Record summary:
Predicted 3D model of a 74-nucleotide RNA (transfer RNA) from an Oscillospiraceae bacterium. It matches the Rfam family "tRNA". The family's RNA type in Rfam is transfer RNA. Taxonomically the source falls in Oscillospiraceae (Bacteria, Bacillota, Clostridia, Eubacteriales).
RNA sequence: GGCGGUAUAGCUCAGCUGGCUAGAGCGCUCGGUUCAUACCCGAAAGGUCGGCGGAUCAAGUCCACCUACCGCUA
Numbered sequence: 001g002g003c004g005g006u007a008u009a010g011c012u013c014a015g016c017u018g019g020c021u022a023g024a025g026c027g028c029u030c031g032g033u034u035c036a037u038a039c040c041c042g043a044a045a046g047g048u049c050g051g052c053g054g055a056u057c058a059a060g061u062c063c064a065c066c067u068a069c070c071g072c073u074a
Stems, first nucleotide, its partner, number of pairs: 001073007010026004019057001029043004050066002053063002
C1' cells in the first nucleotide's frame, strides 16, 4: 500500500427484515433482609449508539468519507 472486521451505559455484550431518540448481565448508588458483613430481593441513576455527511416519512441498523483498534496479505 491492498482487503476484511470491530466501534452501543463505568466494564462485557445484545439489538432480527429500518418503525415509539434503545436493552441485558456485572459494577456503582439507595432501600429491604442480617446483631453485622456477604449472599439474596427491590428500586433508581447512568447513552447526543466513534466523527461528519447522504438517501428515507422514519436510521444503532442502509450508503460515502474520516478516526481508532484488530486481523489477513504484497

Model confidence (mean pLDDT): 80 of 100.